RNA sequence: UAAUAUAUUUAGCAAAAUUGUUGAAAAGCAAUGACGCAAAGCCAAGGGUCUAAGCUUAGUUAAGUAUGACAGCCGGUUGCCGAA
Numbered sequence: 001u002a003a004u005a006u007a008u009u010u011a012g013c014a015a016a017a018u019u020g021u022u023g024a025a026a027a028g029c030a031a032u033g034a035c036g037c038a039a040a041g042c043c044a045a046g047g048g049u050c051u052a053a054g055c056u057u058a059g060u061u062a063a064g065u066a067u068g069a070c071a072g073c074c075g076g077u078u079g080c081c082g083a084a
Stems, first nucleotide, its partner, number of pairs: 012037002017032006035072001041077003046074002048070003054065005
């Protein structure tokens, strides 16, 4: 110096659920709430997942489609402390 494992302090984030609200939906936001998180910070022009208003095809409810979403799925990127 690097990798791996790990302790402490101070702070940070906030799953499910409930209520309100926006939205066609997925989902977002706010409050309550803590399952967890050392990147649960950021990136949706890489992969993956969800939805299908509109549109297309068939023709009356089906199929397809992102220009809508998800970073707490993988990935990319920046980065705090750190005894032995």
c-di-GMP-I riboswitch aptamer, 84 nucleotides, folded computationally. Its mean pLDDT, the model's own confidence on a scale to 100, is 80. It was read from a public genome assembly, where an Rfam model found it.